Model confidence (mean pLDDT): 81 of 100. This is a predicted structure of a 73-nucleotide RNA (transfer RNA) from a Deltaproteobacteria bacterium. The RNAcentral record of the sequence draws on ENA and MGnify. Its Rfam family is "tRNA".

RNA sequence: GCCCCCGUAGCUGAGUGGAUACAGCAAUGCCUUCACGAAGCAUGGAUCCCAGGUUCGAAUCCUGGCGGGGGCA
Numbered sequence: 001g002c003c004c005c006c007g008u009a010g011c012u013g014a015g016u017g018g019a020u021a022c023a024g025c026a027a028u029g030c031c032u033u034c035a036c037g038a039a040g041c042a043u044g045g046a047u048c049c050c051a052g053g054u055u056c057g058a059a060u061c062c063u064g065g066c067g068g069g070g071g072c073a
Stems, first nucleotide, its partner, number of pairs: 001072007010025004018056001027043004049065005
């Protein structure tokens, strides 16, 4: 330099055009316990890396950029 893949909550992932973006772990509160932990119940948290385009409608499709990973030279 060229090609491919990925970027969604604190972390790990699901969601591939349509209703309020989903779950596990973590966090917080309650319950329990002498206390801690485990178990149980509940709660909060992401305008989906950035900008533009297509569309009635975009996390999702297209273009450019940024970041990460891999391959070739």